[in-house]
Predicted 3D model of a 682-nucleotide part of an RNA (large-subunit ribosomal RNA, domain II) from a Bacteroidota bacterium.
Context: one part of a larger RNA
RNA sequence: GCCUACGAGUUGUUUCACAUUAGCGAGGUUAAGUGCUUCAGGCACGUAAGCCGGAGCGAGAGCGAGUCUUAAUAGGGCGUAUAGUUAUUGUGAACAGACGCGAAACCUAGUGAUCUACCCUUGGCCAGGUUGAAGUUACCGUAACAGGUGAUGGAGGACCGAACCGGUAAAAGUUGAAAAUUUUUCGGAUGAGCUGAGGGUAGGGGUGAAAGGCUAAUCAAACUGGGAGAUAGCUCGUACUCCCCGAAAUGUCUUUAGGGACAGCCUCAUGAUAGUUUACCGGAGGUAGAGCUACUGAUAGGAUGCGAGGGUUUCACCGCCUAUCAAUUCCUGACAAACUCCGAAUGCCGGUAAAUGUUUCAUGGGAGUGAGUCGCCGGGUGCUAAUGUCCGGUGGCAAAAGGGAAACAGCCCAGACCAACAGUUAAGGCCCCCAAUAGUGGUUUAAGUUGAUCAAACGCGGUGACAUUGCAGAGACAGCUAGGAUGUUAGCUUGGAAGCAGCUAUUCAUUUAAAGAGUGCGUAACAGCUCACUAGUCGAGCGAUGUUGCAUGGAUAAUAAUCGGGCAUCAAGACCACAGCCGAAACUAUGGACUCCUUUAGGAGUGGUAGGGGAGCAUUCCAAUCAGCGCAGAAGGCGUACCGUGAGGUAUUCUGGAGCGGUUGGAAGAGAAGAUGUAGGC
Numbered sequence: 001g002c003c004u005a006c007g008a009g010u011u012g013u014u015u016c017a018c019a020u021u022a023g024c025g026a027g028g029u030u031a032a033g034u035g036c037u038u039c040a041g042g043c044a045c046g047u048a049a050g051c052c053g054g055a056g057c058g059a060g061a062g063c064g065a066g067u068c069u070u071a072a073u074a075g076g077g078c079g080u081a082u083a084g085u086u087a088u089u090g091u092g093a094a095c096a097g098a099c100g101c102g103a104a105a106c107c108u109a110g111u112g113a114u115c116u117a118c119c120c121u122u123g124g125c126c127a128g129g130u131u132g133a134a135g136u137u138a139c140c141g142u143a144a145c146a147g148g149u150g151a152u153g154g155a156g157g158a159c160c161g162a163a164c165c166g167g168u169a170a171a172a173g174u175u176g177a178a179a180a181u182u183u184u185u186c187g188g189a190u191g192a193g194c195u196g197a198g199g200g201u202a203g204g205g206g207u208g209a210a211a212g213g214c215u216a217a218u219c220a221a222a223c224u225g226g227g228a229g230a231u232a233g234c235u236c237g238u239a240c241u242c243c244c245c246g247a248a249a250u251g252u253c254u255u256u257a258g259g260g261a262c263a264g265c266c267u268c269a270u271g272a273u274a275g276u277u278u279a280c281c282g283g284a285g286g287u288a289g290a291g292c293u294a295c296u297g298a299u300a301g302g303a304u305g306c307g308a309g310g311g312u313u314u315c316a317c318c319g320c321c322u323a324u325c326a327a328u329u330c331c332u333g334a335c336a337a338a339c340u341c342c343g344a345a346u347g348c349c350g351g352u353a354a355a356u357g358u359u360u361c362a363u364g365g366g367a368g369u370g371a372g373u374c375g376c377c378g379g380g381u382g383c384u385a386a387u388g389u390c391c392g393g394u395g396g397c398a399a400a401a402g403g404g405a406a407a408c409a410g411c412c413c414a415g416a417c418c419a420a421c422a423g424u425u426a427a428g429g430c431c432c433c434c435a436a437u438a439g440u441g442g443u444u445u446a447a448g449u450u451g452a453u454c455a456a457a458c459g460c461g462g463u464g465a466c467a468u469u470g471c472a473g474a475g476a477c478a479g480c481u482a483g484g485a486u487g488u489u490a491g492c493u494u495g496g497a498a499g500c501a502g503c504u505a506u507u508c509a510u511u512u513a514a515a516g517a518g519u520g521c522g523u524a525a526c527a528g529c530u531c532a533c534u535a536g537u538c539g540a541g542c543g544a545u546g547u548u549g550c551a552u553g554g555a556u557a558a559u560a561a562u563c564g565g566g567c568a569u570c571a572a573g574a575c576c577a578c579a580g581c582c583g584a585a586a587c588u589a590u591g592g593a594c595u596c597c598u599u600u601a602g603g604a605g606u607g608g609u610a611g612g613g614g615a616g617c618a619u620u621c622c623a624a625u626c627a628g629c630g631c632a633g634a635a636g637g638c639g640u641a642c643c644g645u646g647a648g649g650u651a652u653u654c655u656g657g658a659g660c661g662g663u664u665g666g667a668a669g670a671g672a673a674g675a676u677g678u679a680g681g682c
Base pairs, nucleotide, nucleotide: 001682002681003680004679005678006677011096012095013094015093016092017091018090019089021087022086023085024084027052028051029050033045034044035043036042037041056063057062066078067077068076069075099237100236102234106227107226108225109224110223111222117201118200119199120198121197122196123195124194125193126191128160129159130158131156135152136151137150138149139148140147164188165187166186169184170183171182172181203219205215206214207213240616241615242614243613244612245611250263251262252261253260254259264369265368266366267365268364269363270362271361272360274359275356276355277354278353279352280351281350282349283348289342290340291339296336297335300332301331302330303329307325308324309322310321311320312319372397373396374395375394376393377392378391379390380389381388402413403412404411417592418591419590422588423587424586428582429581430580431566432565433564437579439578440577441576442575443574444573450568451567458553459552462550463549464548465547466546467545468544469543470542471541479537480536481535482534483533485510486509487508490504491503492502516531520529521528593606594605595604596603597602617671619668620667621666622665623664624663625662626661628660629659636655637654639652640651641650642649643648
């Protein structure tokens, strides 16, 4: 993992509520028990027991269709216009383990020191080798001591190293040979040593050279039985079918935030008669916008310049001046969620008319929800960041399948009752993958730009269109040929400054077809090259500016690349226009099923999670019945055919070998794929 069996809303109660059915009804009803009886269900009693109802109000005395409050006869609160009660069934609630499984823990009574910790008593064990303390002694030595040398001696939590005890490092092992080991290596090895036997200390206790260690493979409180089905606002699971409706993820409060209570939204029953949309009319309002010499505040430039600062003058005042700040007023410009002289559209309230027809409201039974999420619109927050976060409006998903967007809950189209090899369309598409025009007409792009979707500032003699403006057969523009001079090296400055370092200048004048006191390069300065300008040659268009279309650079991301791919250039790209076609579970047509309304006929509908309601199927047992079936083959089993929307049912070959069913009712140990479910098997 699979198979088989078992496995979760049950039962009790003199409790409560609602619905249902039945009895009786201003009444309803018996309980324990007793008696009778056809002994099994009944019947009677129990009955001037009790309970509910029939009267309420008040704290109460009490009063009473009223009563309480009160000075009140006022006002107000609660009542009064009658329907209950007993039982059945169902659905909820309460109390009980209360749908099932699941803690870590707590308490109580016991069992453990054969493991291990420490202690007590009594025993045992430690190859071999090394070192050589004190003491003693001989000799030397000293006045005597001291001291020295040799010998002897055999100390030590001494040294090396087996047994023994340990466990340093590494490797292996890791469903092991082993629930802690093996191999190599390593520490202690006469000591605070190791060890045998017997005994002691017990669970908030022991023991601990102390690691929260050990206390029988269990230890920050052992194990076993019991309280006990502890509790679990938590997780998981919770079993047949069809039909009708169908949510919520919000508000307030919460030792509350992943839980609740009440409200909101769903469903069922009963009752009522609304509700919605459109048009018109009448209202309230201060948003969008706009505006501000209409307020509050903020604000750029200019004019005016109270006042201040600075300067000047003076012994001081008075004065005068100003590249400063600046009130007020005026002109121009312009801002605001907490500004408004103004002010919509929507939305909201009411009325009238039309359309629709329960979509609305109330009461009562049953819920679930109270983690939401995405798109678009109006905002706050954030960076006008986020698949961010918080509100409001709306549509989706959630709980919605189908077609499109390559793939893709929330985007676009569209809401699946069932069937079929019918048709028309939506979004989106029509070269091939891939259903349908390499459609028609006209532009544009050369970048494979592009072919669904993000690139900017800025740059660009890419190219198309339009507009304005200038030059041009009296010859433009570009090219080529030639000239481009003189006063003069203008003046100043400077070492030099000659068109070309810099400064000054009515930068002038002459000769000219034309030529700047010079456009750039160049020189130390000159020189040199070149330009402006002019002529010739050539022979038809040439410039400048603005707007705009499509391209282009800017352009860098992590595994080779790619528009979904192949591929595509008068496109199969972009833009404009037109015609046709394809394309869904949409719509239509055909047949059928079911629900509701209306009923001659017909009409509307049938996606669905949590959840509410309705109708059924199957299993086991019981009662009645079929004077049912069965060894001429029951139940059960592998199959087959048919019937039913389905759960399922009927028949039967074969197997099996002794019991079983139909109908009508009743009662439940009443339906498994899930719970890291339990047991067994494989």
Taxonomically the source falls in Bacteroidota (Bacteria, Pseudomonadati). It matches the Rfam family "Bacterial large subunit ribosomal RNA". Its family is annotated with structural constituent of ribosome and ribosome in the Gene Ontology. Its mean pLDDT, the model's own confidence on a scale to 100, is 84.